[in-house]
């Protein structure tokens, strides 16, 4: 340089939370119900690991477990905040998208469940497949895309 590939033009994030098959109602989209693939979660052996006795403390259940990033600690003028340490997250026509790890800088660390009880944990058994959002991030290594004349 030329082919060939892949991608972007129907913006995008966070989450496991997507998709297909049938039956019904409905005017397509759409609801409801049953089953599947796919992603997640919990219970669930051996073995390991707790697990026995006595002594000090503390408690008067210090219950303890689970999903999730959402946990500990301090401090104030105090039931409210303030700050650390961890931990989470953050797209944008081009070799992208994806994956990692540095620096920076925006941001978030909540709320739920179970019900006296669970460590791992094969076989095995159950369950979920929601909901919300626009903190509109840059830079720089490595990977991979990536082949052919």
């Nucleotide at each position: 340089u030329g082919c060939a590939u892949c991608u972007a033009a129907a913006g995008g994030c966070c989450g496991a939370g997507u998709u297909c098959u049938c039956c019904g109602g409905a005017c397509a989209u759409c609801c409801g119900g049953a089953g599947g693939a796919g992603c997640g979660g919990g219970g669930g052996a051996c073995c390991c690991a707790c697990c026995g006795c006595c002594c000090u403390c503390a408690u008067u259940u210090a219950g303890g477990g689970g999903u999730u990033a959402a946990u500990c600690c301090g401090c104030c003028a105090c039931c409210g905040g303030c700050g650390g340490a961890g931990g989470g997250g953050c797209a944008g026509u081009g070799a992208a998208a994806c994956c990692u790890c540095u620096c920076a800088g925006c941001u978030c660390u909540a709320a739920c469940c179970c019900g006296a009880c669970a460590g791992c944990u094969a076989a095995c058994c159950c369950c979920g497949u929601a909901g919300g959002c626009c903190a509109c991030u840059g830079a720089g290594a490595g990977g991979g895309c990536c082949g052919c004349a």
Model confidence (mean pLDDT): 76 of 100. A computed fold for a 149-nucleotide RNA from a Chloroflexota bacterium, annotated as c-di-AMP riboswitch aptamer (ydaO/yuaA leader). Taxonomically the source falls in Chloroflexota (Bacteria, Bacillati). Of the family's consensus pairs, 96% are formed in the model.